Record summary
RNAcentral holds the full RNA, with entries from ENA. A computed fold for a 350-nucleotide part of an RNA from an uncultured prokaryote, annotated as small-subunit ribosomal RNA, central domain. Model confidence (mean pLDDT): 89 of 100. It matches the Rfam family "Bacterial small subunit ribosomal RNA".
[in-house]
Context: one part of a larger RNA
RNA sequence: CUGGGCGUAAAGCGCGCGUAGGUGGUUUGGCAAGUUGGAUGUGAAAGCCCCGGGCUCAACCUGGGAAUUGCAUCCAAAACUGUAAGACUAGAGUGUGGUAGAGGGAAGUGGAAUUCCGGGUGUAGCGGUGAAAUGCGUAGAUAUCGGGAGGAAUACCGGUGGCGAAGGCGACUUUCUGGCUGAAUACUGACGCUGAGGCGCGAAAGCGUGGGGAGCAAACAGGAUUAGAUACCCUGGUAGUCCACGCCGUAAACGAUGUCAACUAGCCGUCGGGGGUAUUAAAACCUUUAGUGGCGCAGUUAACGCGAUAAGUUGACCGCCUGGGGAGUACGGCCGCAAGGUUAAAACUC
Numbered sequence: 001c002u003g004g005g006c007g008u009a010a011a012g013c014g015c016g017c018g019u020a021g022g023u024g025g026u027u028u029g030g031c032a033a034g035u036u037g038g039a040u041g042u043g044a045a046a047g048c049c050c051c052g053g054g055c056u057c058a059a060c061c062u063g064g065g066a067a068u069u070g071c072a073u074c075c076a077a078a079a080c081u082g083u084a085a086g087a088c089u090a091g092a093g094u095g096u097g098g099u100a101g102a103g104g105g106a107a108g109u110g111g112a113a114u115u116c117c118g119g120g121u122g123u124a125g126c127g128g129u130g131a132a133a134u135g136c137g138u139a140g141a142u143a144u145c146g147g148g149a150g151g152a153a154u155a156c157c158g159g160u161g162g163c164g165a166a167g168g169c170g171a172c173u174u175u176c177u178g179g180c181u182g183a184a185u186a187c188u189g190a191c192g193c194u195g196a197g198g199c200g201c202g203a204a205a206g207c208g209u210g211g212g213g214a215g216c217a218a219a220c221a222g223g224a225u226u227a228g229a230u231a232c233c234c235u236g237g238u239a240g241u242c243c244a245c246g247c248c249g250u251a252a253a254c255g256a257u258g259u260c261a262a263c264u265a266g267c268c269g270u271c272g273g274g275g276g277u278a279u280u281a282a283a284a285c286c287u288u289u290a291g292u293g294g295c296g297c298a299g300u301u302a303a304c305g306c307g308a309u310a311a312g313u314u315g316a317c318c319g320c321c322u323g324g325g326g327a328g329u330a331c332g333g334c335c336g337c338a339a340g341g342u343u344a345a346a347a348c349u350c
Base pairs, nucleotide, nucleotide: 004321005320006319007304008303012318014201015200016199017198021194022193023192025088026087027086028085030083031082033081034080035077036076037075038074039073040072041071042070049065050064051063052062053061054060091191092188093187094186095185096184098181103177104176105175106174107173108172109171110154115149116148117147119145120144121143125136126135162169163168206247207246208245209244210243211242215241216240220236221235222234223233258317259316260315261314262313263312266295267294268293269292270291272289273288274287275286276285277284299306300305323350324349325348332343333342334341335340
């Protein structure tokens, strides 16, 4: 390589859009590139294989055949793939009229709480811990009352609830905007799927410039603990956390499970639509559809488990794996302000 694999053993790119490529629904009659059959030519000889012959046998030599699975040309076939043309509506999409939603961007507003500032009341403690101490407090703290400032986060509702491709999204109002989905119907007519490169998005931390800074809090300082304690605990506390713009491009970016499509027992919940039964209505029940959970048959799996949201049965396309360490490292390339990221070995060793 072939092959076998990728939830947990090595292995699904963090996620999407999409180029080339690969692949692709039903139907009609053409064409004949692939495909199938036949013919002709060629495919040197020797060798291999088969049937014979000659050395007393064999090795060896020798005759004939087969094989040479290939290539070219011609004739023919038209099921499948392809191709050009025509048609269709079950895939895909568009329109009309609905629903639900922390989906995204911007602006504005609110209340609770912490902290700080100034004022009143008030007096000796407060705080903290396993116990303490550092710390704060007679220059009046803690507590309490009303006033003000400022920043950040949005209790309850809240839910294996919802939305989003993923990262993620949670007070309220306004505004701009993306997507999903149910029902009926009209239209387009395969326009689809996947996707090497490419492009975009991408938690936290970190970086640049300028703001902001209440609480929290790496680093740091002190107090404890301890044999020690560069920790766990306590008192402080700076970057940072927040905002704007620009970078970074990584995570146990996880369902450790790529995307799309089809098929394959049931039962129970929940969320959003639609239809129906009976009813005054609500609620209830039946049914259907799109999600989201719990069990479970067949099947599958090394087992655990998965089980219509598959890890079952299949198809299309992409990515990835190939003993452990060395190593996701070195070197080189590309990217980055840097931190570093990405691509990615070998010697050696077990």